[in-house]
Overview
A computed fold for a 74-nucleotide RNA from Anaeromyxobacter sp., annotated as transfer RNA. Model confidence (mean pLDDT): 82 of 100. It matches the Rfam family "tRNA". Gene Ontology term of the family: triplet codon-amino acid adaptor activity. RNAcentral records the identical sequence in 2 taxa.
RNA sequence: GGUGAGGUAGCUCAGUCGGCUAGAGCGAGGGUCUCAUAAUCCCUAGGUCGGCGGUUCGAUUCCGCCCCUCACCA
Repeated sequence: GGUGAGGUAGCUCAGUCGGCUAGAGCGAGGGUCUCAUAAUCCCUAGGUCGGCGGUUCGAUUCCGCCCCUCACCA
């Protein structure tokens, strides 16, 4: 330098062949229970969906460029 895959919550990831308030598990905080701790159960918070543009009535989803990570080729 080329090709491909990926970037979504603190972590690991799902997601929508464009449309309702963007989700799960773990973790965090609070509560329940207990003499107490853990476990269980309930609740809550936490997101510029990598960035900038384009298309569209509408983009996390489609298109372009850029940034980052991984793999392969040279």